Small-subunit ribosomal RNA, 3' major domain from an uncultured bacterium, 479 nucleotides, folded computationally. The coordinates come from a structure-prediction model, not an experiment, and the mean pLDDT is 84. It matches the Rfam family "Bacterial small subunit ribosomal RNA". Gene Ontology terms of the family: ribosome and structural constituent of ribosome.
Context: one part of a larger RNA
RNA sequence: UGACGGGGGCCCGCACAAGCGGUGGAGCACGUGGUUUAAUUCGAUGCAAACCGAAGAACCUUACCUGGGUUUGACAUGACGGUGUUAGGCGCGAGAGAUUGCGCCGACCGCGCAGAGAUGCGUGGAGCCGCCACAGGUGCUGCAUGGCUGUCGUCAGCUCGUGUCGUGAGAUGUUGGGUCAAGUCCCGCAACGAGCGCAACCCCUAUUGCCAGUUGCUAACAGGAGAGCUGAGCACUCUGGCGAGACUGCCGCCGACAAAACGGAGGAAGGUGGGGACGACGUCAAAUCAUCAUGCCCCUUAUGAUCUGGGCUACACACGUACUACAAUGGCGAUUAACAAAGGGGAGCGAUGCAGCGAUGCGGAGCAAAUCCCAAAAAAUCGUCCCAGUUCGGAUUGCAGGCUGCAACUCGCCUGCAUGAAGUCGGAAUUGCUAGUAAUCGCAGAUCAGCAUGCUGCGGUGAAUACGUUCCCGGGCCU
Repeated sequence: UGACGGGGGCCCGCACAAGCGGUGGAGCACGUGGUUUAAUUCGAUGCAAACCGAAGAACCUUACCUGGGUUUGACAUGACGGUGUUAGGCGCGAGAGAUUGCGCCGACCGCGCAGAGAUGCGUGGAGCCGCCACAGGUGCUGCAUGGCUGUCGUCAGCUCGUGUCGUGAGAUGUUGGGUCAAGUCCCGCAACGAGCGCAACCCCUAUUGCCAGUUGCUAACAGGAGAGCUGAGCACUCUGGCGAGACUGCCGCCGACAAAACGGAGGAAGGUGGGGACGACGUCAAAUCAUCAUGCCCCUUAUGAUCUGGGCUACACACGUACUACAAUGGCGAUUAACAAAGGGGAGCGAUGCAGCGAUGCGGAGCAAAUCCCAAAAAAUCGUCCCAGUUCGGAUUGCAGGCUGCAACUCGCCUGCAUGAAGUCGGAAUUGCUAGUAAUCGCAGAUCAGCAUGCUGCGGUGAAUACGUUCCCGGGCCU
């Protein structure tokens, strides 16, 4: 000077408390450990690994294993030599395929010569073959590294110049009195200033003015059985560009005459309005050599590359994260009618119609989309069930089908009929959340041929509680 203390003081945070819903018990899904295996590829391991890398393992992916074949190589550059029976394509045969045998067809570009041209000849290139340099490595080391990332933590801190003090390490400033979400601001002070952080500047959202008016909208007028359907209009909704608006600006009170705090007015919004992006100096030899890049080391007829099949999907068990439930605030049926937002669509989205109980099929209008389509929003309402392992719950299994795809056996998703397991609210323990939040309800998208209980977004309905800071956890300042 720091760090630490079951030392002290002050102060924060869903940290506790006050509440609401969960997890831990059941079934199933996914991930992990372990075990097994020819292989179950590799990494991530307290918080900060475990629906994580992976925004999607049937083949491919794929890095693993078995077996088959290969060695200038699947890929790049260069040198030398060769090559028109070229490259490449098609057919037949062998093979699991990679590959290989035979037959047929058979190119491209530049220059020169000949020719009226078609074209022919020569030469060079491309391609191919041989040979040599080399390629290649998801092989090792994240404790050799860059880059990127997590975490403390959106916590309020971390420093510098000059001056002053101290022999010096260092101190001061940055401490103190108030205040704030904040080293935020004010006052004081041997300090005076400054930088990185805080805040603001950026984006979305809440109100409104102007401009614009199709694909959007419809108040008035006209047509029409009806539908913004048509004429018409751009007032309204909306779209999207430029502005306005909020600043403790105003009033009162309190405070130290300060900063600020409290109450009020006006206002769509009030004291950072709500949300996002944004992460200081640093910590953890934190994570990543398997995104990528890269030093060193290692392999070079193999640790490279290729193919078939298998594996990553195993299963006594243990852990984590979700989903579905145990029911009446519910299940089922019906219809009645509604009411969203945000997205996606050309090898695409696919309407009306027809067939099928259904998944789906046939067919194909419209739409590169404020025009058409995905698209049905769902919770809601009415009827029924009458507390039971049930009209709860849906696991498991059998049969029959559908879709994608070369191919669903290992190992996909969906439908119908049948089957109808555990489960009656969960021990110790533990978790999320302070408002349009929790809870609950559905919708969309990325990945993607197919496959979502995951992820990323979107809206609908919409609470309870916070006395307080003694205690648990984490953090800040002074001592």